[in-house]
Context: one part of a larger RNA
């Protein structure tokens, strides 16, 4: 900035916000069922390696005139103690894999609402007797602000 004013609603655009949503829609956790089942303890076996003991036979070293007697080293059988791998079962029970529930997250073509913005669109419906006075209630109408009919207020 002072009617060349103010200003109302569809409609188009551009941005936000949540919602609904086929997808029998993803992911993740928790619990159920039902499998596979490392590891782990305890058990029945195993029996490499290894130690004692006493024995068969060579050797070879002290002591001893001798008979003997004390020992190293290989070697033959018996006996007993420890013990790795690996093994039977029985437990405890990681993880993984399937149904089921149950709760967080997301993704989604369209769908239908709100809200902001601007110098679009269509009217001018309000504010002056705003040009049909306005506004409440309530019913039907209509592109849209709005119209119409009752009743009812003066803001």
């Nucleotide at each position: 900035c002072a009617c060349c004013g103010c200003c109302c609603g569809u409609c188009g655009c551009u941005c936000c916000u949540a919602c609904c949503g086929a997808u029998u829609g993803a992911a993740u956790g928790u619990g159920c069922u039902g499998g596979u089942g490392a590891a782990g303890u305890g058990u029945u076996c195993g029996g490499a390696u290894u130690g004692g003991c006493c024995u068969u036979g060579a050797u070879u070293g002290g002591g001893g005139c001798a008979a003997c007697u004390c020992g190293g080293u290989c070697u033959u059988g018996g006996c007993u103690g420890a013990g790795a791998a690996g093994u039977u079962c029985a437990u405890u029970a990681a993880a993984c894999c399937c149904u089921c529930c149950c709760a967080u997250u997301u993704a989604g073509a369209g769908g239908a609402a709100g809200g902001a913005g601007a110098a679009g669109u269509c009217g001018u419906a309000a504010c002056a007797a705003g040009g049909u006075u306005u506004c409440c209630g309530u019913a039907g109408g209509u592109g849209a602000a709005c119209c119409u009919g009752c009743g009812g207020a003066a803001g």